[in-house]
RNA sequence: AAAUCAAGUGAAGGGUUUGAUCCUGGCUCAGAACGAACGCUGGCGGCGUGGUUAAGACAUGCAAGUCGCACGCGAAAGUUCCCUUCGGGGAGCGAGUAGAGUGGCGGAAGGGCGAGGAAUACAUGGGUAACGUACCCCAGGCAUGAGGAUAGCUGUGGGAAACUACAGGUAAUACUCAAUAAGACCACGGUCUCGUAGGAGACAGCGGUCAAAGGGCGGGGAUCCCUUCGGGGACCUGUCGGCUUGGGAGCGGCCCAUGUCCUAUCAGCUUGUUGGUGAGGUAACGGCUCACCAAGGCUUCGACGGGUACCGGGACUGAGAGGUUGACCCGGCGCAUUGGGACUGAGACACUGCCCAGACUCCUACGGGAGGCUGCAGUAACGAAUAUUGGACAAUGGGCGAAAGCCUGAUCCAGCGACGCCGCGUGUGGGAGUAAGCCCUUCGGGGUGUAAACCACUGUCAGGGAUUACCAAGCGAAGGAGGCUAAUAUCCUCCGGAGUUGAGGCGUCCCAGAGGAAGCCACGGCUAACUUCGUGCCAGCAGCCGCGGUAAGACGAAGGUGGCGAGCGUUGUUCGGAAUCACUGGGCUUAAAGAGUACGUAGGCGGGCUGUCAAGCGUCAUGUGAAAGCCCUCGGCUCAACCGAGGAAUUGCCUGGCGAACUGAUAGUCUUGAGGCAGGUAGGGGCGAGUGGAACUCUUGGUGGAGCGGUGGAAUGCGUAGAUAUCAAGAGGAACGCCAGAGGCGAAGGCGACUCGCUGGGCCUGACCUGACGCUGAGGUACGAAAGCCAGGGGAGCGAACGGGAUUAGAUACCCCGGUAGUCCUGGCCCUAAACGAUGUCCACUAGGUCGGAGAUUCUCUGACGAAGUUCCGGCCGAAAUGAAAACGGUAAGUGGACCGCCUGGGGAGUACGGUCGCAAGGCUAAAACUCAAAGGAAUUGACGGGGGAUCACACAAGCGGUGGAGCAUGUUGCUUAAUUCGAUGCAACGCGAAGAACCUUAUCCUGGGCUUGACAUAUUUGGAUGCCUACCGGGAAACCGGGUCGGCUGCCCUUCGGGGUGAAACUUAUACAGGUGCUGCAUGGCUGUCGUCAGCUCGUGUCGUGAGAUGUCGGGUUAAGUCCCGUAACGAGCGAAACCCUUGCCGUUAGUUGCCAGCGGGUAAUGCCGGGGACUCUAGCGGGACUGCCGGUGCAAGCCGGAGGAAGGUGGGGAUGACGUCAAGUCCUCAUGGCCUUUAUGCCCAGGGCUGCAAACGUGCUACAAUGGCUGGUACAAACUGAAGCAAAACCGCGAGGUCGAGCAAAUCGGAGAAAACCAGCCCCAGUUCGGAUUGGAGUCUGCAACUCGACUCCAUGAAGUUGGAAUCGCUAGUAAUCGCGUAUCAGCGCGACGCGGUGAAUGAGUUCCUGAUCCUUGUACACACCGCCCGUCAAGUCAUGGAAGCUGGGAGUACCCGAAGUCGCCCCGAUUCAGGGGUGCCGAAGGUAAGCUCGGUGACUGGGACUAAGUCGUAACAAGGUAGCCGUAGGGGAACCUGCGGCUGGAUCACCUCCUUU
Repeated sequence: AAAUCAAGUGAAGGGUUUGAUCCUGGCUCAGAACGAACGCUGGCGGCGUGGUUAAGACAUGCAAGUCGCACGCGAAAGUUCCCUUCGGGGAGCGAGUAGAGUGGCGGAAGGGCGAGGAAUACAUGGGUAACGUACCCCAGGCAUGAGGAUAGCUGUGGGAAACUACAGGUAAUACUCAAUAAGACCACGGUCUCGUAGGAGACAGCGGUCAAAGGGCGGGGAUCCCUUCGGGGACCUGUCGGCUUGGGAGCGGCCCAUGUCCUAUCAGCUUGUUGGUGAGGUAACGGCUCACCAAGGCUUCGACGGGUACCGGGACUGAGAGGUUGACCCGGCGCAUUGGGACUGAGACACUGCCCAGACUCCUACGGGAGGCUGCAGUAACGAAUAUUGGACAAUGGGCGAAAGCCUGAUCCAGCGACGCCGCGUGUGGGAGUAAGCCCUUCGGGGUGUAAACCACUGUCAGGGAUUACCAAGCGAAGGAGGCUAAUAUCCUCCGGAGUUGAGGCGUCCCAGAGGAAGCCACGGCUAACUUCGUGCCAGCAGCCGCGGUAAGACGAAGGUGGCGAGCGUUGUUCGGAAUCACUGGGCUUAAAGAGUACGUAGGCGGGCUGUCAAGCGUCAUGUGAAAGCCCUCGGCUCAACCGAGGAAUUGCCUGGCGAACUGAUAGUCUUGAGGCAGGUAGGGGCGAGUGGAACUCUUGGUGGAGCGGUGGAAUGCGUAGAUAUCAAGAGGAACGCCAGAGGCGAAGGCGACUCGCUGGGCCUGACCUGACGCUGAGGUACGAAAGCCAGGGGAGCGAACGGGAUUAGAUACCCCGGUAGUCCUGGCCCUAAACGAUGUCCACUAGGUCGGAGAUUCUCUGACGAAGUUCCGGCCGAAAUGAAAACGGUAAGUGGACCGCCUGGGGAGUACGGUCGCAAGGCUAAAACUCAAAGGAAUUGACGGGGGAUCACACAAGCGGUGGAGCAUGUUGCUUAAUUCGAUGCAACGCGAAGAACCUUAUCCUGGGCUUGACAUAUUUGGAUGCCUACCGGGAAACCGGGUCGGCUGCCCUUCGGGGUGAAACUUAUACAGGUGCUGCAUGGCUGUCGUCAGCUCGUGUCGUGAGAUGUCGGGUUAAGUCCCGUAACGAGCGAAACCCUUGCCGUUAGUUGCCAGCGGGUAAUGCCGGGGACUCUAGCGGGACUGCCGGUGCAAGCCGGAGGAAGGUGGGGAUGACGUCAAGUCCUCAUGGCCUUUAUGCCCAGGGCUGCAAACGUGCUACAAUGGCUGGUACAAACUGAAGCAAAACCGCGAGGUCGAGCAAAUCGGAGAAAACCAGCCCCAGUUCGGAUUGGAGUCUGCAACUCGACUCCAUGAAGUUGGAAUCGCUAGUAAUCGCGUAUCAGCGCGACGCGGUGAAUGAGUUCCUGAUCCUUGUACACACCGCCCGUCAAGUCAUGGAAGCUGGGAGUACCCGAAGUCGCCCCGAUUCAGGGGUGCCGAAGGUAAGCUCGGUGACUGGGACUAAGUCGUAACAAGGUAGCCGUAGGGGAACCUGCGGCUGGAUCACCUCCUUU
């Protein structure tokens, strides 16, 4: 310095399957939109928009007329004048007006609607050389002469009307004839140009055919003609119009290509059909129509049929690609009451024209007529639902006209509706002692809330009053300029502008006053927003999950909060989210999904090199892609919505140029794909024929003689008529042991003795030939286990059905004995399987290792063995990758390519209907209604298993002693009762709560009697001096009620001792409240039981896994032990185990009374009795001691085994101690406590009764059944404990229980207290006894207020059952079992129980097969309130949808025949000729009728299955090895799930063997 605006800015997820996880997968929500509707609410304005249903029916008004400048006619009312017989008549004006008619143009546009139509349509792009075009524009040319009618009108008729007949007469820019023909058209031939072509255009020639209104309205001065003398015509001129030709513009007709919904449960369709020749017809091509000829045409790239639907621009949504849609606006098409038809015309087969037929409505004088709102309003009807019978032609536009103008429900406006979008308002600022009210509350307070009140302001909108720009452009007088012309006439154009046009709307100013203006929905999560009350699986909510059964943030209400706001919610619909039909952008081993397998047609895809073409492809360009809309920029309404202008975009189509890498086409060539050829090679590959041995059954004969067979155990069955067994001979059919292997072959199904014949395929080696010949494969064809079917054979064994025997509650089963079809062969069907690798075929690429099979090569001298590399096949492990994971991993489920098949939530259902195949069974194809919120896959942690492994425990075994039998005691159930209070109920309730029920205890136990602020607590309150104690009286069973006096006590302060004050304690009155062993242990705390003194249960960090989770804690050893050691992606830690604590066993030390007494002394009849002593025992404090420390063996170690020493040896014995958790375990009656209930009673007191009741059953014990004993007598030795409302000695009494008296003792001192078994001696002699002691009678003792119900004990008498206990079951491993006694708590008294103590004192085992329980590891699982789980089917009940069905009934599309309107076309006759017209007739032909079918519905007695529904019946099929492994196909059977046969699968557990792999 120049240049420089824009038009592509856009993508979210959540809830719900589970105990938890990841995945698959559906359902559902959040968003946007609408011609909407409904509920509640509602101030204003702008711009839009408004019958989506019955293309069903319509009253009424309006929606198409106009032109007198084409033509002939032509009123009336009224008024003025004249005449009048006063009835009226005539003339002028009204007025050449109104009016109808002839004629012209327009009524084919505008406006409405979407029934039909899937192509005669629409969209896009082309063609017409196969066409038309009134009005408009441009250019050229022309307009001469003649004629006859007709409507209107007049007259006469018909008819209710609509309308119409006849006669007369009239005009034209109406009609007809003739002339002319530059020109147009036709025929003929010619030249030129163009075209791919049939041909087109231009030019000239010859022959033929075809025009007109010289009309309307103006102006004009000469000349001429006529004249009724007004004028008219010729002539000139202006303008509008007429005819002809060419062209243009715009608008149409026809043709072609491409695109345009669902259905194959529609697969074949078609006879004017496809083509040709000729003719007709049309504006025009054409089977458009006809005659003849040919036999074609369309179709899996979906014909034909059925269903549905106007199409496009666009609209909504979406990141986009798409999906859905076609209201308003624009373009196209179609339709106009239903169906058919033509006429007129430039244009129609015509929305407000004509004819005919049908339905419907109306008028009628019954003879006939009229009508078509899917125009604007409007009506009833339908419906969830959609407006005024408005104004105006002022504007825009249209028709006619020369024009003024007329017409215009087009249009412009207004009205109604929150129906939509947009804008505005309902006030603004200040205002706390946090008003009141309401709500919550921990009662302190908090919320509503500056919100209100109150104070100060403002003035939008609405309201009232006043006023005026704009939407107005036009039309148009005077005047001026120009053009035409002979003309200064007229006319036209331009300028000019007096005057004049608004249906409706907008704007501005003033007045007043916070005055007139806020609701709706939600608040469990998704999803922003929380409390209280009410309700109590009720009422209700709910979009999904889900809330509600007494503490509901989920129901209803209230307060509060959140969201939006003149609206807010709900419902419906569309798109989105949904990658949930996946082009962008999905999948198929196990979740839904690979066809059973192969061959192969169409189609799709296809190796290397070279040339050419340019269809695809790329790039550039022209045209088109209407306008509106979307987007951008700018602009106009105060903003916005809305509107205007310009652009961008319109991703598409046509045509042309260029390019040639790739695809394609074409020409040529090559060998590596594929095939061939040659030489080898393995094999249960297939088919046919023949042969063989073993086994089995049968037959015959021999031997033999009682059983055989079968099972868990049996029985049926066979056998003295001789089975089984055994020998020999014979017959028959089926299958081929060992070899045999995850080994071989085949496409799959499948294939197994041997030999022969025929035959298919593979592999290896060679590199000789062909030269892409290839891959896949919709339809199609072939093969296709087992079962099954047909026909004929065969039939040994096995064996559905069937019969019998067992088992069982039953057993239509599993087991057993028989046994028919079948299994086998030949021929023909069937065509399905878990036909599986649950994995389609083919090609290429991507670490390795190892085993096996079939080849050929190389090396080691050769062979064997071996080694190396190599091709094909069959397996395993594994890297990367993939996968939801499990897993797969050169045999892919990896990475890519080609083609095919299949899937889209579960159930209904692989079912129904239809079609097709089959002899049948049935196969293939294949839905919907309805219903659920899941169904599912893989993996995880648990739990469980009539799964496995390892280990432990008095778990079993080995032992000892019991229980179960008896009697009694005690607890429980049951029964009974007025009551027999309540709780505990497998282990883990049952001699348990209860360590002690005669009253008391003791309870909502029962009967009866009493009390009501209470038997007990606290606070306030009344009273007044009361009150309490003692003695007493009456009633009563007592409690209690009533009475009442003597005596005593009665606080503190002051006091004049008279009293006063106060009110504490107590009492009394009253109110709050007390009280409850009432309910809920499933609202709870606390405590307890149990698994279990089992060895487990967890955490931090790290690591692994997408994750739940795993690891640690698994493995090998070891231990009583997750005890310890080793290994180890784990390293550590915690709670448990152990240890620490108590006790017991040994020793030491300290201390020495109440204990002890060796030595010393004293004493006694005797005694630690005394002095004394601390030695010992003992007591009770403190210490020591034991640790696998030592030795041997073994082991890596931990440890184990043995030994020594030691009081004690491997935890020395015993106790206390109980992890995380489980059982909604137990307890509301220990206590505490939420909620509920009760309050003259469910509280409190009392008397009596009951808890003790007894046909029966069970648990726990005691005593026994005897001689290891009983009895009698004698003698000895403990420990622990306890004693004051107590233990009680000695002495005396009693046979005894006991009594009397009472020393001593708050205890190593005294007492209970005698231990007993044992030992010694004697008797008994095996018996219901000298066993056993129940029961009963009598007599007593003790405790206690009281032993009747209902105590314990003593004595005498009585003397029961019982002679060792069925099934079953319990305890115990050493100072234990067994046995013996002693003590204590509770307690007035009372135990065989409980808790302790000591005495005597064994047996057996050293194992883990089994039963039970437990721990760990592993496995399966459809369980997870977890096996007391889950779950299947019939039957029964209710509801719903659906299939079949004798029939009944309706719709739709055709076919054949009958009838045949209107009408076109053709023919005949009449019409004097022509024409108009009339009559007749032929073809076609709508509606209608008949017939046989097709198709789609509705209904239907009865019938089939299906779905759903808290607690129905029968069984137990499946999930664990589900108790017979399950499942698939098929066949038979059965109440049902199911069972059985045959073949198949593993998606079967377990054990063993084989093989392989990994590691060392």